[in-house]
């Protein structure tokens, strides 16, 4: 220098064929228990790496770019 993969909640990740942003763990509150642990219920927490484009509509498609992993030279 060139090719490919990954980037979504605090962490690990899902998100199909473009239409409701989610799960587990963690956190907060409440209930059960004498208390802890645990169980159950409810809740908070997201500019979906960044910028632009296509579309009625983009986490998803296209282009550029940043970080990281990997392959080739």
């Nucleotide at each position: 220098g060139g090719g490919g993969g990954c980037a979504u909640a605090g962490c690990u990740c899902a998100g199909c064929u473009g239409g409701g942003a989610g799960a587990g763990c963690g956190c907060u509150u409440g209930a059960a228990u004498g208390g802890c642990a645990u169980u159950c219920a409810a809740g908070a927490g997201g500019u979906c790496g960044u910028g632009g484009g296509u579309u009625c509509g983009a986490g998803u498609c296209c282009c550029a770019u940043u970080g990281u992993c990997u392959c080739c030279a």

Transfer RNA from a Lachnospiraceae bacterium, 73 nucleotides, folded computationally. The sequence was found in a public genome assembly. Its Rfam family is "tRNA". It is annotated as a transfer RNA. Its family is annotated with triplet codon-amino acid adaptor activity in the Gene Ontology. The prediction has a mean pLDDT of 82.